[in-house]
Context: one part of a larger RNA
Molecule: small-subunit ribosomal RNA, 5' domain
Organism: Actinomycetota bacterium
């Protein structure tokens, strides 16, 4: 010089776009962050609204209240899809976690496409509910009733799977591949429906995702030199979607090490950021990929996906409720509080838009997201006025007492209104989708941004420095004091170096100090 998620000190007008716990992966009050489907299902038929009648009040308008009825369907419940996504975070990980390039003859993939074949005949049960009964509660027990696109059985099987024989082709081989033939085995909702339509099972194909395998890359240490017994490899066997010591028996003695094996110590990683002519050295926050985690450890269910942040079980710590038997929780999800620390924000609005989840749709839901709010944290525009104005005022500093400086600088005239304020107008972001289709309805931000007006310079300037290095000096104070100081030095009575004032120099809504990197 250059940067920066800063901080600290003065100081501070206005916008636009980013950015904002870098420390305790410390503990959390509250409130939200994942549901939707009535076109699967059974009860139950609720509030609200429309008509109707009664009743009480009142002068009426009217106001509350009960009762039919009629529309529509709340909460809970079974069932189905979601809840593995999206959002945080950086603890651990020195590893196939990443980056990259290959592979899988060793894999699977719900919802989408796209071919194909089909949906037949039964049966039992359960939740909601209800009775009873148990608990402080969390909640459970029992008996009873009852559906379904919830379970269960049994029939078919084009394909598919697996087993067996044959036959071509492949290949060093285990074997692969295609044909055939035979045995085995394995679907399901004639389910709803506004009649427009949505939906179920198999099986093939794609397509996206994803599991697993391998080659190279990326840090410090030898004051760490040897390590390893599921440890290296074989065979049966189990196990996975799926290869493998992934497991297990037996068998054999292997395997990795100075191209650094093990061990110690720090780290997520990368596209990138930052600097630097480049090499290269630093760094990984914000955006995006991708990996780990979810109060510690541990474990599996349920699933097309998990070993699952707002799921469940089991031990810990901790917190809290208790009727002392026993229950409840997990912000490193938006906000928020405490602590910690130099130090990091609203307990905001809106699904208007983008995307997501269900849904035929309407449409619900969404602290994902778009927006505002707070912060000069950055980076960028913009203003704090323009011109003119000499007897060169007055005041102030300095003086050789002439004067000089501050200085067009101010008064004064004359204009001008950006930006803050008033006041009126007022968006694009809207397209899809819905409807009674020649039309109508949908904006959180927003009465914003944006145009008009309208008054008056009116509301809007500081911080650091001034021996040298580096740009800018002179009076007074002090006297080696008090102080300064980045390095070299200042200061012991004439200090351009301390502190005060006058000038003076540089940047300016910032300037300066720290730290940290090149």
């Nucleotide at each position: 010089g250059g940067a920066c998620g800063a901080a600290c000190g003065c100081u501070g007008g206005c916008g636009g776009c980013g950015u904002g716990c870098u420390u305790a992966a410390u503990a959390c009050a509250u409130g939200c962050a994942a549901g939707u489907c009535g076109a699967g299902g059974g009860a139950c038929g609720a509030a609200a609204c429309c008509a109707g009648u009664c009743u009480g009040g009142g002068u009426a308008a009217c106001c509350a209240g009960a009762c039919u009825g009629g529309c529509u369907g709340a909460a809970a419940c079974c069932g189905g899809c979601g809840a593995a996504c999206g959002g945080g975070u950086g603890a651990g990980u020195a590893a196939c976690a990443c980056g990259u390039g290959g592979g899988u003859a060793a894999c699977g993939u719900g919802c989408c496409c796209u071919g194909g074949a089909c949906a037949c005949c039964g049966g039992g049960a359960u939740a909601a509910c209800a009775a009873c009964g148990g608990g402080a509660a969390a909640c459970c027990g029992u008996u009873g009733c009852u559906a379904a696109u919830a379970c269960c059985g049994g029939a078919u099987g084009a394909c598919c799977u697996c087993u067996g024989c044959g036959a071509a082709c492949c290949g060093c081989a285990u074997g692969g591949c295609u044909c055939g033939c035979a045995g085995a085995g394995c679907a399901a909702a004639u389910g709803c429906u506004c009649c427009g339509g949505c939906g179920g099972u198999c099986c093939g194909g794609g397509a996206u995702c994803g599991g697993c395998c391998c080659g190279c890359g990326g840090c410090c240490u030898a004051u760490c030199a040897g390590c390893u017994u599921g440890u290296u490899g074989g065979u049966g066997g189990g196990g996975u979607a799926a290869c493998g010591g992934c497991c297990u028996a037996c068998c054999a003695a292997g395997g990795c090490u100075a191209u650094g094996a093990c061990g110690g110590g720090u780290a997520g990683c990368u596209g990138g950021c930052g600097u630097g002519a480049g090499a290269g050295c630093g760094c990984g926050a914000c955006c995006a990929g991708u990996c780990a985690c979810a109060c510690u450890g541990g474990g599996a269910c349920u699933g097309a996906g998990a070993c699952a942040c707002g799921g469940c079980c089991c031990a810990g710590a901790c917190u809290c409720c208790u009727a002392c038997g026993g229950g409840a929780g997990g912000c490193a999800g938006c906000a928020g509080u405490a602590g910690g620390g130099a130090a990091u924000c609203u307990u905001g609005c809106a699904c208007a838009a983008u995307g997501a989840g269900c849904g035929c749709a309407a449409g619900c839901u969404u602290g994902a997201u778009g927006c505002a709010g707070c912060g000069a944290c950055g980076c960028c525009g913009c203003g704090u006025g323009u011109g003119g104005g000499a007897u060169g005022a007055c005041g102030g500093c300095c003086u050789u007492c002439g004067g000089g400086u501050u200085g067009u600088a101010a008064a004064c005239c004359a204009c001008u209104u950006u930006c803050a304020g008033c006041g009126g107008g007022g968006a694009c972001g809207a397209a899809g989708c819905c409807c009674u289709c020649u039309g109508g309805g949908u904006g959180a931000c927003g009465g914003u941004a944006c145009c008009c007006g309208c008054a008056g310079a009116a509301g809007a300037a500081g911080g650091u420095c001034c021996g040298g290095c580096c740009a800018a000096c002179u009076a007074c104070g002090u006297g080696c004091c008090a102080g300064c100081a980045g390095c070299c030095g200042c200061g012991g009575u004439a200090a351009c170096a301390c502190g005060u004032a006058g000038g003076g120099a540089c940047c300016g809504a910032g300037c300066g100090u720290u730290g940290u990197c090149c």